[in-house]
RNA sequence: CUCUUAUCAAGAGUGGCGGAGGGACUGGCCCAUUGACGCCCGGCAACCAUCUCAGUUCGUGAGAAAGGUGCUAAUUCCAGCAAACGAGCAAUCGUUUGAGAGAUGAGAG
Numbered sequence: 001c002u003c004u005u006a007u008c009a010a011g012a013g014u015g016g017c018g019g020a021g022g023g024a025c026u027g028g029c030c031c032a033u034u035g036a037c038g039c040c041c042g043g044c045a046a047c048c049a050u051c052u053c054a055g056u057u058c059g060u061g062a063g064a065a066a067g068g069u070g071c072u073a074a075u076u077c078c079a080g081c082a083a084a085c086g087a088g089c090a091a092u093c094g095u096u097u098g099a100g101a102g103a104u105g106a107g108a109g
């Protein structure tokens, strides 16, 4: 980097360092010298691994703990493509569902 698969509406600091952009991309809309983003510490969660119990149709379920990751503004901040429905003369707008893109875990190449 590519592929497979699961999840993405909950949760998480009034701390330290540092000093200009940040929220993936595009368009919006936001955050930010009243210090954002990032790093450290703290915290949250429980994907993998570990342990216990149950079950067994061999697919698993419940719990404990916190070793490897992850996360810690806004639903993945919202929308980007398609369909259905609704509003509108129309342009277009709204709602829902699905896809796409993205993020993270686990596995494979």
Base pairs, nucleotide, nucleotide: 001109002108003107004106005105006104007103008102013041015040016039017038021031022030023029025080026079027078028077042072043071044070047068048067050064051063052062053061054060076101081098082097083096084095085094086093087092
Description
SAM riboswitch aptamer (S box leader) from Guptibacillus algicola, 109 nucleotides, folded computationally. The model forms 97% of the base pairs in the Rfam consensus. Lineage of the source: Bacteria > Bacillati > Bacillota > Bacilli > Guptibacillus. It matches the Rfam family "SAM riboswitch aptamer (S box leader)". Its family is annotated with regulation of gene expression in the Gene Ontology.